[in-house]
């Protein structure tokens, strides 16, 4: 100094050119004398800019950040 990979909620993870999910977390509700557990329901997210495209979280360019190999 070179190459590759990744980057979606708090936290971990799935997706894919057409509305972005599950777990957890956290509020409420139901159950119980009451707590736990369990059910339900609500909040929360595509790293940042730019290009293509009717439409971009997907595709492309650069740029951050982490991680790996090489030297």
């Nucleotide at each position: 100094g070179g190459c590759c990979c990744a980057g979606u909620a708090u936290u971990c993870u799935a997706g894919u050119g057409g509305u972005a999910g599950a777990a957890u977390g956290u509020u409420c509700g139901u159950u119980u004398a009451g707590g736990a557990u369990a059910c339900g329901a609500g909040c929360g997210g595509c790293c940042c800019a730019g290009g293509u495209u009717c439409a971009a979280u997907u595709c492309c360019u650069g740029g951050c950040u982490g991680g790996g190999c090489c030297c």
Record summary:
This is a predicted structure of a 71-nucleotide RNA (transfer RNA) from Rotaria sp. Silwood2. Its Rfam family is "tRNA". Rfam classes the family as a transfer RNA. Rfam links the family to the GO term triplet codon-amino acid adaptor activity. The sequence is in RNAcentral, with records from Rfam.